RNA sequence: GGGGCUGUAGUGUAGCUUGGUAUCAUUCUACCUUGGGGUGGUAGCGACGGGAGUUCAAAUCUUCCCAGCCCCA
Repeated sequence: GGGGCUGUAGUGUAGCUUGGUAUCAUUCUACCUUGGGGUGGUAGCGACGGGAGUUCAAAUCUUCCCAGCCCCA
């Protein structure tokens, strides 16, 4: 220098093919349960790597960049 893959709550992950309310688990907070704790239950907080474009509408499509991994030179 060329090519490929990956990037989503604190952590892990589904959704992308076929554009339409962002899923689940765990952590955390409150409450219930207990004599107290653990377990269990209910509710809540919390996320699409960044820019631009297409579209009524983008995590999803296009493009550029950033980061990580791999292959070729």
A computed fold for a 73-nucleotide RNA from a Candidatus Woesearchaeota archaeon, annotated as transfer RNA. Its Rfam family is "tRNA". It is annotated as a transfer RNA. RNAcentral holds the sequence, with entries from ENA.